[in-house]
Context: one part of a larger RNA
RNA sequence: GCCAGGGAGUUCACUGCCGUGGCGAGGUUAAGGAGUUCACCUCCGGAGCCGCAGCGAAAGCGACAUGCCCACAGCCCCGUAUGGGGUGAGGGGCGGGGUGUGAAAGCGCCCGAAGUCACGGCAGUGAGACCCGAAGCCGGGGCGAUCUAGCCCGGGGCAGGGUGAAGCCGACCUCCGGGUCGGUGGAGGCCCGAACCGGUCUUGAUGUGCAAUUCAGUCGGAUGACCCUGGGCUAGUGGCGAAAGACCAAUCAAGCCCGGCGAUAGCUGGUUCCCCCCGAAGCUGGCCGCAGUCAGGCCCAGCGCGAGGUUGCCAGCGGUGUAGAGCACUGAUUGGUGAGUGCGGGGGGAAACCCUCGGCUCACCUGUCAAACUCCGAAGCCGCUGGCGCUGUAGACCGCUGGAGUUAGGGUGCGGGGGGUAAGCUCCCGCCCCGAGAGGGGAACAACCCAGACCAAGGUUAAGGCCCCUAAAUGCCGGCUAAGUGUCAAACCAAAGGGCGUCUUCGUCCUUAGACAGCGGGGAGGUAGGCUUAGAAGCAGCCAUCCUUUAAACAACGCGUAAAAGCGGACCCGUCGAGGGCGAAGGCCCCGAAAAUGGACGGGGCUUAAGCCGGCUGCCGAGACCUUGGGGCAGGCGAAGUUUAGUAGCCUGAUCCGGUAGGGGGGCGUCCUGCGAGGGCAGAAGCGCGGCCGUGAGGUCGCGUGGACCUCGUAGGAAUGAAGAUCCUGGC
Numbered sequence: 001g002c003c004a005g006g007g008a009g010u011u012c013a014c015u016g017c018c019g020u021g022g023c024g025a026g027g028u029u030a031a032g033g034a035g036u037u038c039a040c041c042u043c044c045g046g047a048g049c050c051g052c053a054g055c056g057a058a059a060g061c062g063a064c065a066u067g068c069c070c071a072c073a074g075c076c077c078c079g080u081a082u083g084g085g086g087u088g089a090g091g092g093g094c095g096g097g098g099u100g101u102g103a104a105a106g107c108g109c110c111c112g113a114a115g116u117c118a119c120g121g122c123a124g125u126g127a128g129a130c131c132c133g134a135a136g137c138c139g140g141g142g143c144g145a146u147c148u149a150g151c152c153c154g155g156g157g158c159a160g161g162g163u164g165a166a167g168c169c170g171a172c173c174u175c176c177g178g179g180u181c182g183g184u185g186g187a188g189g190c191c192c193g194a195a196c197c198g199g200u201c202u203u204g205a206u207g208u209g210c211a212a213u214u215c216a217g218u219c220g221g222a223u224g225a226c227c228c229u230g231g232g233c234u235a236g237u238g239g240c241g242a243a244a245g246a247c248c249a250a251u252c253a254a255g256c257c258c259g260g261c262g263a264u265a266g267c268u269g270g271u272u273c274c275c276c277c278c279g280a281a282g283c284u285g286g287c288c289g290c291a292g293u294c295a296g297g298c299c300c301a302g303c304g305c306g307a308g309g310u311u312g313c314c315a316g317c318g319g320u321g322u323a324g325a326g327c328a329c330u331g332a333u334u335g336g337u338g339a340g341u342g343c344g345g346g347g348g349g350a351a352a353c354c355c356u357c358g359g360c361u362c363a364c365c366u367g368u369c370a371a372a373c374u375c376c377g378a379a380g381c382c383g384c385u386g387g388c389g390c391u392g393u394a395g396a397c398c399g400c401u402g403g404a405g406u407u408a409g410g411g412u413g414c415g416g417g418g419g420g421u422a423a424g425c426u427c428c429c430g431c432c433c434c435g436a437g438a439g440g441g442g443a444a445c446a447a448c449c450c451a452g453a454c455c456a457a458g459g460u461u462a463a464g465g466c467c468c469c470u471a472a473a474u475g476c477c478g479g480c481u482a483a484g485u486g487u488c489a490a491a492c493c494a495a496a497g498g499g500c501g502u503c504u505u506c507g508u509c510c511u512u513a514g515a516c517a518g519c520g521g522g523g524a525g526g527u528a529g530g531c532u533u534a535g536a537a538g539c540a541g542c543c544a545u546c547c548u549u550u551a552a553a554c555a556a557c558g559c560g561u562a563a564a565a566g567c568g569g570a571c572c573c574g575u576c577g578a579g580g581g582c583g584a585a586g587g588c589c590c591c592g593a594a595a596a597u598g599g600a601c602g603g604g605g606c607u608u609a610a611g612c613c614g615g616c617u618g619c620c621g622a623g624a625c626c627u628u629g630g631g632g633c634a635g636g637c638g639a640a641g642u643u644u645a646g647u648a649g650c651c652u653g654a655u656c657c658g659g660u661a662g663g664g665g666g667g668c669g670u671c672c673u674g675c676g677a678g679g680g681c682a683g684a685a686g687c688g689c690g691g692c693c694g695u696g697a698g699g700u701c702g703c704g705u706g707g708a709c710c711u712c713g714u715a716g717g718a719a720u721g722a723a724g725a726u727c728c729u730g731g732c
Base pairs, nucleotide, nucleotide: 001732002731003730004729005728006727011127012126013125014124015123016122017121018120019119020118021117022116023115026050027049028048032044033043034042035041054061055060064095067094068093069092070091074087075086076085077084078083096111097110098109099108100107101106130270131269133267137260138259140258141257142256143255149234150233151232152231153230154229155228156227157226158224160192161191162190163188167184168183169182170181171180172179173178196221197220198219201217202216204215205214236252238248239247273667274666275665276664277663278662283296284295285294286293287292297406298405299403300402301401302400303399304398308391309390310389312388313387314386315385316384317383318382319381320380324376325374326373330370331369332368335365336364337363338362339361340360341359343358344357345356346355347354348353409434410433411432413431414430415429416428417427418426419425439450440449441448454630455629456628457627458626459625460624464620465619466618467604468603469602473617475616476615477614478613479612480611486606487605497591498590499589501588502587503586504585505584506583507582508581509580510579518575519574520573521572522571524548525547526546529543530542531541554569557568558567559566631657632656633653634652635651636650637649668721670718671717672716673715674714675713676712677711678710679709686705687704688703689702690701691700692699693698
């Protein structure tokens, strides 16, 4: 891992609500007892409980069996219309009453009679309370010192080598205390190094190991506070510790086993058959609250009432202070002019004082800015009224009761904001979507586009597409692009800034009295203007910039020279012969353009397109829409028959049938019991394979196997359904 078997909302008590039934101003027994055909049942038992009256802290006091009005359903009448009238169970209102308070007025609660018992369902509370799961806690009880720590008693072990203390002997010296030298001697928590004990480094090997600490090399101690061994002692708030919270049996900041114990777990995981109807929330407030919970909101079911409701559109009236805008206020703020100033600097003056620059204040002009500025002020939004639409007697809105779940939301959606450099960031608001939504498109892709899936079949479209992969036009008309730009709706990919790339439009100027470009020619004289200068001649610089001849020609636009010279340019003529110059806007394209294995328009591939822009006609393409048939559900009608039923059946549904948490309804199957009915050795259950029926859980039939029990109807009762829980046990 697979298979088989086991495996999770139970039981009791009390409380609330709903359903069904009995009795009903009453209802009911409990313990216990009697009977008995003895798990059953019948009878007795009225103690007690609930109800029949409330109000008040209490003392205490103590209420309409209806006086009037409205009116739903139903019924009746007129009558046939979408009508009108009467009555009117239930319902509502007025009036009246009880009680508390109060001086009173008033206010609070209550009053015109429905409960109770049983069974069933749902929920709450208490209990282990759906199941499994801790780490833990206990001055509860036991078991441990065969590991290890310390200690006690007994026993054992330490190759070899080195060093050479005291003491002793001899010689020599002596100040007679002793000293020196040589030998002898063999001390030591001495030295080197095996056994033995240890465990330094390689952060080596190993790391499902040889091994839950080993192997290899290297290394420390090795006569000692040494090592080993047999026996014994110390025990869990305790021991033992040359002290590391170390060790006390692979366990230690309090051992292990049993018990308390089904500890507790606001946390994780799991929680078993089917179909039908509805269908959420991730928000607000409180809480030692932030993984929780309580209340509200949102969902479901039932009941009551009985006619409106309103999220959309339009109009009218009212409110508002955002976007924008503005500078009238509050502040910020550019430049200028003017005035003032018991401020500062400078100048003049003996001083008074005057002039000037700056600062500050004010006025005017000019130019700006603001979430916490507003003289203004939309679109919107909100409230009310009317109309339309939608919805509602198939009962809405509203109300009551019971049951929830949710309280981590998300989006690269569209729009608006706060924070942040930014973020697949964070915090808000409105709508939509995912969540809980399948199908088609987008290459793939929760939330982008189309579209809300009851079942089946046929058809038509949507988004998006129509060269091939791949269903459908290598369709038609016009234009653009030469970059493979592109072939990407958005999700991103690209910017500032550039381009005699190319297309289109507009403005303006020149042009057959000949433009633009090219080519040929001219481009002069006064004069080298004056000044300056060493020089200054058009061309260092300063000033001026005239006149003449002309078709035209600058007191010179550039290069150049020391200065000249020289070369072009402006300007003019000729040649040529039809458009040209400048500016602005738009389209496509180009540059700007860098990322890590070789690679991406989905790919192939595509160039008057299979790219881009505009237009046209067809076609393809979903579960959408249409048609047909069927089912469910909802509404209406409604039998036999006798209360088994609002069932069978019939009619209608354009406006019903996606669905997580969750609510509600109806069923299937397993085991057992009572009653009833059957099957089986001429083959029961179980098992295997197959056919048929049912929306489904499932049912049924046939054949085989098997060899003795099994099923149906009805009523009842459950230790009642498995794929999951690192589930448990077994097998493989």
About this RNA:
A computed fold for a 732-nucleotide part of an RNA from a Hadesarchaea archaeon, annotated as large-subunit ribosomal RNA, domain II. The RNAcentral record of the full RNA draws on ENA. The prediction has a mean pLDDT of 83. NCBI's taxonomy places the organism under Archaea, Methanobacteriati, Hadarchaeota (SeqCode), Hadarchaeia (SeqCode). Its Rfam family is "Archaeal large subunit ribosomal RNA". Rfam 15.1 lists 2,955 matches to the family in 1,139 species.